[in-house]
A computed fold for a 344-nucleotide part of an RNA from Prosthecobacter debontii, annotated as large-subunit ribosomal RNA, domain IV. Model confidence (mean pLDDT): 87 of 100.
Context: one part of a larger RNA
RNA sequence: CUCUCGUUAAGGAACUCUGCAAAAUGGCCCCGUAACUUCGGGAGAAGGGGUGCCCUUUGUUGUUACUGUCUACGCGACAGGAAGCAAUAGAGGGCCGCAGUGAAGAGUCUCAGGCGACUGUUUAACAAAAACACAGGUCUAUGCUAAGCUGUAAGGCGAUGUAUAUGGGCUGACACCUGCCCAGUGCCGGAAGGUUAAGAGGAGGAGUGAGAGCUCCGAAUUGAAGCCCCGGUGAACGGCGGCCGUAACUAUAACGGUCCUAAGGUAGCGAAAUUCCUUGUCGGGUAAGUUCCGACCUGCACGAAUGGUGUAACGAUCUGAGAGCUGUCUUGACGGGAGGCCUG
Numbered sequence: 001c002u003c004u005c006g007u008u009a010a011g012g013a014a015c016u017c018u019g020c021a022a023a024a025u026g027g028c029c030c031c032g033u034a035a036c037u038u039c040g041g042g043a044g045a046a047g048g049g050g051u052g053c054c055c056u057u058u059g060u061u062g063u064u065a066c067u068g069u070c071u072a073c074g075c076g077a078c079a080g081g082a083a084g085c086a087a088u089a090g091a092g093g094g095c096c097g098c099a100g101u102g103a104a105g106a107g108u109c110u111c112a113g114g115c116g117a118c119u120g121u122u123u124a125a126c127a128a129a130a131a132c133a134c135a136g137g138u139c140u141a142u143g144c145u146a147a148g149c150u151g152u153a154a155g156g157c158g159a160u161g162u163a164u165a166u167g168g169g170c171u172g173a174c175a176c177c178u179g180c181c182c183a184g185u186g187c188c189g190g191a192a193g194g195u196u197a198a199g200a201g202g203a204g205g206a207g208u209g210a211g212a213g214c215u216c217c218g219a220a221u222u223g224a225a226g227c228c229c230c231g232g233u234g235a236a237c238g239g240c241g242g243c244c245g246u247a248a249c250u251a252u253a254a255c256g257g258u259c260c261u262a263a264g265g266u267a268g269c270g271a272a273a274u275u276c277c278u279u280g281u282c283g284g285g286u287a288a289g290u291u292c293c294g295a296c297c298u299g300c301a302c303g304a305a306u307g308g309u310g311u312a313a314c315g316a317u318c319u320g321a322g323a324g325c326u327g328u329c330u331u332g333a334c335g336g337g338a339g340g341c342c343u344g
Base pairs, nucleotide, nucleotide: 001339002338003337004336005335006334007333008332010330011329014328019325027051028050029049030048031047036041038173052095053094054093055092056091057090058089059088060087061086062085063084066080067079068078069077070076096100108323109322110321111320112319113318114317115315116314120132121131136171137170138169139168140167141166142165148157149156150155174310175309176308177307179240180239181238184237185236186233187232188231189230190229193228194227195226199222200221204217205216206215207214208213241259242258243257244256245255268302269299280296281295282294283293284292
């Protein structure tokens, strides 16, 4: 010097991206315990007190010498039950130490917010999460030789099931809700008309031949699905405007005009895991706060199952604040063990 432990005056997060790490809390008994809540929880909330040994004493429980009752007489059954002993809970007194769950092992806690309801699952060996799953919701397919998947096929799974079933898509407990647009794309339905292949058809024509014939081209007409067409459909893919003017201070615009559109974003939320300008502005917390919390709304570029907004409980989750606690730090020091290095 490196690693790993122990102790540390005063201060106590001033350290730092961050209290990372360490310290602290810790068992059992008693008291006590808030907001909120899906009434189950939250909760070991929080916050207090006790805890060893000896003596005396009280209660309770167990055990039974004995007593009583019954008896099919077998000290068999049932009931009561002294002393002692054991267990346990108190009360009083005493003793020792700095310290009594005397060593070891054994929750830190609180407040607020984001996300995800929850338990669970995941990148074996850099990611455990807000990702996946989930119960629940909804759409869609499927009537049984089911749809779907698999196999060249036979066959198999689905299922020895039968729409309260099975497959697929999306969403993701619960509560309150889930607006407008079917023009485009998709899907479903329709079958009158248009278009449309092979095939059918064969007017007409060509080659050749003496001819019969043979060979070939070929119009009309007929001819399916599909497409065009007509409707429906958004918890299907998706989409959800601009300009100008206007109220008796000003400002703003309930109101009006105009253009475009399939329709112009409803409820709720909003500088947000989304806000560029931006450290927006105001309030709170701090002596001081680009973070945080509460508001405002000017939403560059939220928004309703690619779900919207809330939400108790839960989380090795993320963010902010506080109490306790500490060598994280001011700022170092000392010591134990192991290793390295130097000298002998």